[in-house]
The part of an RNA shown here (small-subunit ribosomal RNA, 3' major domain) has 464 nucleotides and comes from an uncultured Chloroflexota bacterium.
Context: one part of a larger RNA
RNA sequence: UGACGGGGGCCCGCACAAGCAGCGGAGCGUGUGGUUUAAUUCGAUGCUACACGAAGAACCUUACCCAGGCUUGACAUACAGGUGGUAGAGAUCCGAAAGGUGACCGACCCGCAAGGGAGCCUGAACAGGUGUUGCAUGGCUGUCGUCAGCUCGUGUCGUGAGAUGUUCGGUUAAGUCCGCUAACGAGCGCAACCCUCGCCGCGUGUUAUACGUGUCACGCGGGACCGCCGGUAUUAAGCCGGAGGAAGGCGGGGAUGACGUCAAGUCAGCAUGGCCUUUAUGCCUGGGGCUACACACACGCUACAAUGGGCAGUACAAUGGGUUGCCAAGCCGCGAGGUGGAGCCAAUCCCGCAAAACUGUCCUCAGUUCAGAUUGCAGGCUGCAACUCGCCUGCGUGAAGCUGGAGUUGCUAGUAAACGCGCGUCAGCUAUAGUGCGUUGAAUACGUUCUCGGGCCUUGUACA
Numbered sequence: 001u002g003a004c005g006g007g008g009g010c011c012c013g014c015a016c017a018a019g020c021a022g023c024g025g026a027g028c029g030u031g032u033g034g035u036u037u038a039a040u041u042c043g044a045u046g047c048u049a050c051a052c053g054a055a056g057a058a059c060c061u062u063a064c065c066c067a068g069g070c071u072u073g074a075c076a077u078a079c080a081g082g083u084g085g086u087a088g089a090g091a092u093c094c095g096a097a098a099g100g101u102g103a104c105c106g107a108c109c110c111g112c113a114a115g116g117g118a119g120c121c122u123g124a125a126c127a128g129g130u131g132u133u134g135c136a137u138g139g140c141u142g143u144c145g146u147c148a149g150c151u152c153g154u155g156u157c158g159u160g161a162g163a164u165g166u167u168c169g170g171u172u173a174a175g176u177c178c179g180c181u182a183a184c185g186a187g188c189g190c191a192a193c194c195c196u197c198g199c200c201g202c203g204u205g206u207u208a209u210a211c212g213u214g215u216c217a218c219g220c221g222g223g224a225c226c227g228c229c230g231g232u233a234u235u236a237a238g239c240c241g242g243a244g245g246a247a248g249g250c251g252g253g254g255a256u257g258a259c260g261u262c263a264a265g266u267c268a269g270c271a272u273g274g275c276c277u278u279u280a281u282g283c284c285u286g287g288g289g290c291u292a293c294a295c296a297c298a299c300g301c302u303a304c305a306a307u308g309g310g311c312a313g314u315a316c317a318a319u320g321g322g323u324u325g326c327c328a329a330g331c332c333g334c335g336a337g338g339u340g341g342a343g344c345c346a347a348u349c350c351c352g353c354a355a356a357a358c359u360g361u362c363c364u365c366a367g368u369u370c371a372g373a374u375u376g377c378a379g380g381c382u383g384c385a386a387c388u389c390g391c392c393u394g395c396g397u398g399a400a401g402c403u404g405g406a407g408u409u410g411c412u413a414g415u416a417a418a419c420g421c422g423c424g425u426c427a428g429c430u431a432u433a434g435u436g437c438g439u440u441g442a443a444u445a446c447g448u449u450c451u452c453g454g455g456c457c458u459u460g461u462a463c464a
Base pairs, nucleotide, nucleotide: 001464002463003461004460005459007458008457009456010455011454012453013452015448016447019411020410021409022408023407026302027301028300029299030298031297032296033295034293035292042053043052064288065287066286067285068284069283070282073126077125079123080122081121082120083119088105093100094099108117109116110115128277129276131275132274133273137271138270139266140265141264142262144260149188150187151186152185153184154183155164156163157162168179169178170177194254195253196252197251199222200221201220202219203218204217205216225248228242229241230240231239232238304404308363309362310361311360312359313358320351321350322349325344326343330339331338332337370401375396376395377394378393379392380391381390417440418439419438420437421436422435423434
């Protein structure tokens, strides 16, 4: 000087407390451990791994296993030699395919020609490697943490390591600002500048519209600054209350992550040093596996019901996507779906009827008209192909479950909770995941003693 303390002081954070909804019990979905397996590819492992890489494993993907096949190779560059019935195309046969065999056909460019190029064959350089090392690395990322810190120049102090500044008194979300001050200044962070939502004005008006310079859409500008008043304060920074205002003291949200820490993560996204491999640890193909199942954990979905379930009627969104696409009306089917073909490269057409809510009625507390796992049959769709191993529909079947131990998670307002809708990936889908959108819309915060994490000052130390 740091780090640490079951030392002290001050302060903060959904950290506790006060509340609301959960998880932990059940069934199922997914991930992981373990076990099994020919293989169940690999990585991630306290917080910071476990719906994580994976924004989508039937084949492909695919890296794993078994079997079959190829060896200058699926791909690149360059060299040497060879090659006109050459390159290409390809009947037949073997084969699961890949691959092998090879009848019959049969070229291109420059050049008059000789020849050269391209292609092909052979050889040798080399290719290839999701093989290894993230403890050799780049790049990127997580975490402390959007925490308020981390430093420098000159000066001063100290033999020196170093200190000071950055401490102290106030204040702030903030090393934010003020005052004091052997310090005076400065940099990276904070804040602001950026995007978006909320109010107003102006302009434009397609495809929006109630035909009305209203709404809406797009663009430009204004608006909030403790600016005004009162109180308080060192009459400083600021804090409290009020007015006006769409908005008030950072207005809400986002993007933005200082010096560094964890030899944190990633050689399997990519790049890359070293090492290893080269008729195989490379490449192609068929099939299988990644989907196994005594069990354990993690993240979720659906429920256990009457604030509910069924039936009927009926209302109101926003974000988005669409030409290998979205697919209307009509018709067929109980339905999934089929048919059909209009419109749309989309403020025009389509996806597209939002659902909870509301009204009426039945059910009357029961393993039920709750719940829907499991399973039988019959169908539909995608796709070369749904056996291993897809999704959906109809009828039947109707399991566990009556609110969940110790413990534990999220959330402070248009938030939690509840409700549906869209998108990416994608032929299809195991999405209950992820990421957005709107609709309905709460409760509680006395307070900082305690738990966890963090910041500043100080103190002790046999630690560095």
Background: The full RNA is in RNAcentral, with records from SILVA.